[in-house]
RNA sequence: AAGUUAUCAAGAAAGGCGGAGGGACUAGACCCUAUGAAACCUUGGCAACCCUUUUUUCCAGUCCGUUACGGGAAUAAGAAGGUGCUAAAUUCUAUCAGGCCAUGGGCGUGAAAGAUAACCC
Numbered sequence: 001a002a003g004u005u006a007u008c009a010a011g012a013a014a015g016g017c018g019g020a021g022g023g024a025c026u027a028g029a030c031c032c033u034a035u036g037a038a039a040c041c042u043u044g045g046c047a048a049c050c051c052u053u054u055u056u057u058c059c060a061g062u063c064c065g066u067u068a069c070g071g072g073a074a075u076a077a078g079a080a081g082g083u084g085c086u087a088a089a090u091u092c093u094a095u096c097a098g099g100c101c102a103u104g105g106g107c108g109u110g111a112a113a114g115a116u117a118a119c120c121c
Base pairs, nucleotide, nucleotide: 003119004118005117006116007115008114013043014042015041016040021032022031023030026094027093028092029091044086045085046084049082050081051078052077053076055074056073057072058071059070090113095111096110097109099107100106101105
């Protein structure tokens, strides 16, 4: 890099540096930005994916025993460590599929794509 699984309408500041962009891609909008964008650095903060602990429950195939100080799932708390994040729903719509309705359209769902984490490699 690719793949699998889970989550994505909540939450969370300043300073330095830099000097014109940014909001993933494509298209259309809209928004942020010289009252200073992106990137990078420092200190905070938010969250709870990995992590630590608590409680409950399930798991060896026909029978019995052992294996269980193991593995899985759910619940509650924590924040030392590993990440991540710190404008606006993943900013909105569009692409694909199909559902409902009062059908010049409207509403909502899923997929695809993206981001993050864990696993795998």
This is a predicted structure of a 121-nucleotide RNA (SAM riboswitch aptamer (S box leader)) from Maribacter luteus. Rfam family: SAM riboswitch aptamer (S box leader). Rfam's curators write: The SAM riboswitch is found upstream of a number of genes which code for proteins involved in methionine or cysteine biosynthesis in Gram-positive bacteria. Its family is annotated with regulation of gene expression in the Gene Ontology.